[in-house]
Context: one part of a larger RNA
RNA sequence: CUUAGGCGAGGGAACUCGGCAAAUUAGCCCCGUAACUUCGGAAAAAGGGGUGCCUGACGUUUUGGCGCAAGCUGGAACGCCAGGUCGCAGUGACAAGGGGGAGGCGACUGUUUACUAAAAACAUAGGGAACCGCCAGCCCGAAAGGGUGUGAACGGUUCCUGAGUCUUGGCCAGUGGCGGUACCUGAAACUCGGGUUCAACUGAGCUAAGGGCCGCUAAACGCCGGGAGUAACUCUGACUCUCUUAAGGUAGCCAAAUGCCUUGUCGGGUAAGUUCCGACGUGCAUGAAUAGAUCAACGACUUCCCCGCUGUCCCCGCCUAGGGCCCGGUGAACCCACAACCUGGACGAACAGUCCAAGGUCUUCCAGCGGGGCGAGAAGUCCCCGUGGAGUUUUACUGCAGCCUGUCGCUGGGAUGUGUUUGCGGGUACAGAGCGUAGGUGGGAGCCUUCGAAGUCAACUCUUCGGGGUUGAUGGAGGCAACAAUGUAACACCACCUAUCUGCGGACGCAUCUCUAACUGUGCCUUCGUGUACAGAACAACGGCUGGUGGGCAGUUCGGCUGGGGCGGCACCCCCUUGAAAAAAUAUCAAGGGGGCCCAAAGCUCGGCUCAUCCGGGACAGAAACCCGGAGUAGAGGGCAAGACCAAAAGCCGGGCUGACUGGAUACUCAUCAGCAAGGUAUCCAGAGGCGAAAGCCGGGUCUAGCGAUCAUUCAUGUCCCCAUUGUUGGGGGCUGGAUGUGACAGAAAAAUUACCCCGGGAGUAAUUGGCUCGUCUCCUCUGAGAGUCCCCAUCGACGAGGAGGAUUGGUUCUCCGCCGUCGUCCCUUCCCAUCCUGGGCCCGCAGCAGGGUCCAAGGGCGCGGCUGUUCGCCGAUCAAAGGGGAAUGCGAGAUGGGUUUAGACCGUCGCGAGACAGGUCGGCCUCUACCUGCUGGAAGUGCUGGUUGCCUGAGGGGAAGGCGCCCCUAGUACGAGAGGAACGGGGUAUCGCAGCCUCUAGUUUACCGGUUGUCCGACAGGGCACUGCCGGGCAGCCACGCUGUCGAGGAUAAUGGCUGAAAGCAUCUAAGCCAGAAGCCUCUCCCGAAAAUAGGCAGCCAUUCUAACCCACGACACCCGGCAACGGGCGUCAGGGUUGGACAAGGGCUCCCAAAGAAGAUGGGUUUGAUGGAGCAGGCGUGUACGCACGAAGACUUCGGUCGACGUGUUUAGCGUGCUGCCCCCAAUCGCUCAAGG
Repeated sequence: CUUAGGCGAGGGAACUCGGCAAAUUAGCCCCGUAACUUCGGAAAAAGGGGUGCCUGACGUUUUGGCGCAAGCUGGAACGCCAGGUCGCAGUGACAAGGGGGAGGCGACUGUUUACUAAAAACAUAGGGAACCGCCAGCCCGAAAGGGUGUGAACGGUUCCUGAGUCUUGGCCAGUGGCGGUACCUGAAACUCGGGUUCAACUGAGCUAAGGGCCGCUAAACGCCGGGAGUAACUCUGACUCUCUUAAGGUAGCCAAAUGCCUUGUCGGGUAAGUUCCGACGUGCAUGAAUAGAUCAACGACUUCCCCGCUGUCCCCGCCUAGGGCCCGGUGAACCCACAACCUGGACGAACAGUCCAAGGUCUUCCAGCGGGGCGAGAAGUCCCCGUGGAGUUUUACUGCAGCCUGUCGCUGGGAUGUGUUUGCGGGUACAGAGCGUAGGUGGGAGCCUUCGAAGUCAACUCUUCGGGGUUGAUGGAGGCAACAAUGUAACACCACCUAUCUGCGGACGCAUCUCUAACUGUGCCUUCGUGUACAGAACAACGGCUGGUGGGCAGUUCGGCUGGGGCGGCACCCCCUUGAAAAAAUAUCAAGGGGGCCCAAAGCUCGGCUCAUCCGGGACAGAAACCCGGAGUAGAGGGCAAGACCAAAAGCCGGGCUGACUGGAUACUCAUCAGCAAGGUAUCCAGAGGCGAAAGCCGGGUCUAGCGAUCAUUCAUGUCCCCAUUGUUGGGGGCUGGAUGUGACAGAAAAAUUACCCCGGGAGUAAUUGGCUCGUCUCCUCUGAGAGUCCCCAUCGACGAGGAGGAUUGGUUCUCCGCCGUCGUCCCUUCCCAUCCUGGGCCCGCAGCAGGGUCCAAGGGCGCGGCUGUUCGCCGAUCAAAGGGGAAUGCGAGAUGGGUUUAGACCGUCGCGAGACAGGUCGGCCUCUACCUGCUGGAAGUGCUGGUUGCCUGAGGGGAAGGCGCCCCUAGUACGAGAGGAACGGGGUAUCGCAGCCUCUAGUUUACCGGUUGUCCGACAGGGCACUGCCGGGCAGCCACGCUGUCGAGGAUAAUGGCUGAAAGCAUCUAAGCCAGAAGCCUCUCCCGAAAAUAGGCAGCCAUUCUAACCCACGACACCCGGCAACGGGCGUCAGGGUUGGACAAGGGCUCCCAAAGAAGAUGGGUUUGAUGGAGCAGGCGUGUACGCACGAAGACUUCGGUCGACGUGUUUAGCGUGCUGCCCCCAAUCGCUCAAGG
């Protein structure tokens, strides 16, 4: 330090997002208990009192023994009373609700995200709607088959709401559902037509569901306005007008879990209330089963307040146990480029241990801390991107199940009605004229009739209302045509045709009914069959084709640019000007504008003319306009933007025309400098033309915009080409050109959402910090209009101008997306000054007091609360003052986690929906054992020119060790008319801070003493356990809430005030010189500090010796060998240096006993020449009077001897304990080991 506990003076929530945590309360008995209420509750409401032990009496229940019974004699449990008695305390420990008042939400008990959400979410009883009559509806399945259900509407399924109470308004225009439907639309099949027959193909007809159309339906999805005027104060608007809708929000309710503005306004509570409660309603954006309002009870829900209680806090302290620390054993992980740091920096990918500069820096270890290592962990979950993915939704695109529908097959018989068609028979066919009811054409001169003509009657039918036809009866012999007339057409009779009506038959269809044998269902038999009975029935089921419906399901898509993305825009194709920097080219969501046409003349050609404007004149009642004359380089016009260009024209007028041609070639542009399509332009050749006398011009418009691939469809030209066929009607393809269009314009066929999300990437790109910038912000300065009675500058200072800062907000997108944790708070440190207070000055519109402005000054201080997550802000009471800022908007490997910003859920608003919202609301996981560096402490070693023991110096460093108030004297003085009212200087006393201490006070005190509960051991005494069991005290130690100290002085300065004094005969504080002057700077005073490498000084002690071996070097001397010599080689002695070992040695260390010291080391003390520790004794201190014994004691029992008895008194200021003080060698510090300079 941490984890788990114990205690706490005074205060008592001041803590905090929030009483989180802790504390309080607690059992049983008695008394007592409010609002409200669904009358059950609320309620253990709240708030009080009692509780032990001993002795005795009584009651109830029960159970033994004896007894036939009555009864006698014992035991147990419970209750109650009286008396006695002890303690601080009697549920004495353990166990064991804190309580109350209000609001929100949900009725309740219940359920839920195993692993961050327990909730207001889900469920629930209750309410409502929809589907369903059973082979049902719904569900699973490809089907067979199965579930609901061996159930049957008082049932099942689906959906909404969510107890109870009071209620549940208006709207059917939209979407949906249900129903209807004359008409419209509507597929296949079918029928008919075209296709010479026929097939493909094709046109039409018929027609189902569906749709259109018409209704109904909101406890279906849903929706529920605006503008004016108006009452005799004002305000308001019952009232009126107007626009508009499908209808315009009713009852209720509200700044609400819903109100932006908003901390709305008022009231309450508080000293102070962004929360809370009650109201108001101007309701961004309340509102009625997406339920509205209310509501007792309930809630580990959420909000506010109060009482009690407390270490949550003021403000922290002490104690206990475990870890940490040390020793022994065992022994991982993360991580690991290198690593010697700090400060500053204008370098740098713009926040450096590594770059630059300055500084600093001996080596190592231990314990801590957590500032940095853009610390570790995890290829960022936010953001963007990807022609990446997935979940979900839907009126995205394309489909598929399912469902509805028609038709065909399985599929048959009959009847009725009806439709179409065909065959046969019959009838009908009226303009007017005409004898009259003339369908059309052709033939035609005869035809019909006793097989019954004309006529008459009746019935039926048609009708143009005139009449016609058929049948029957009657009748008994004629009728019609031709001719003529009328008329477009002339009639008898025959043939054919058209339209229509009708009869019969056939074929095909439709509707209804019926049958049974396919087929189906249920039952039964079972020798599972071609079974049987019943029911249904050619329907259904099933299969083929067909139309509709169809997020139920599936697949897929969900543009680009972009000062991030989205929203917006189009800067996405093309044209003009500027930008564009005098070749060309040239970007921006740069500035200014256009195009996606138009024109049969606005084209081609030839000819003629000259415009705008102005001046003069004329005409006219009157001129800008009309006419004449003049000037007139274009000031006009040229279809449309702008620029260029244009005057016998490119403008205006007129004539003639169609070159707004066909074919080919080349070049240019698009597209500088590689390639590149469509598009555009120019020149030439050939052909055929137009105009012109001709030269010539003409392949549209004076030039620069007016545009578009493949595939597909379609058109055009042609005795064209190819394929299949014997051939034809036809079909397909090609060559050339055009049209339909891709405007995201070199051209996919295409909607949303994701906070349930995923993957791959990006600092190519946002949100936070940083960098740059500084519009904005803050501050300063200049000028000085004006205010200030006068007067710019005591003070304020407009319009303007110039700067500084880098705290605001922006801009930018440079760093980081293989990860720099984000607001606020807490803790803690340091810096700046543009100074809030305190200090020193100057000015004032400064009499004094008070105050305004300003200069110097950063030493110290700058606090406590209410509200809110807040920073900020507002408010309260103090104060000398309650300053502004920086440090990664300081600080999450320090804390918190209230806010923001995952997953749950509610409301409002938006959206059809999935969902969304810098809108509100409730809930919601914060890892890391510290390697380096840094810092705070503690040690070891080396160095400091022999070693060692002490004492110093003080370079340097640190501190704030002090800051400030109030009172008194000065003095009721100076000043002032008064009211009021100083200062210099001196004294006292608080407070904040800092340091030290424990005499007092207070805390702790798991040393200790005592009381006491339960239980166990124990005859008693005495103990164990229960948090030290709990409770009452308490020395030393440690401590604050306690006590003590914190005084002043000198020097140099700042602003400023002065002296002398020139430059500049004056003046001048300055230029030379000198003086004064602040809480600020330096010093004295406190602390660290020879590792201060310039490594210091002083003093004491020791050493500067002995010895062994080996090595190095060659010095001196002597000798030997070789050489004439110089010299070379060898050997010996002495001297020198070094290494290793031994002896001696000042001093130190270890072992040992310890504490005033202490994590380990270290420090300090002691070590027999000794009181260092222990034991003992004494004193002091703590507790509070021990055990035993004696006596007493409320009473009770007694064999009368005595026995039981809580407790009391005496012995006893006792007993017990003692980290303190002293005495005393009884015990242990015994014996020893080791290091160490040697020049």
This is a predicted structure of a 1239-nucleotide part of an RNA (large-subunit ribosomal RNA, half B) from a Candidatus Bathyarchaeia archaeon. NCBI's taxonomy places the organism under Archaea, Thermoproteati, Candidatus Bathyarchaeota, Bathyarchaeia (SeqCode). It matches the Rfam family "Archaeal large subunit ribosomal RNA".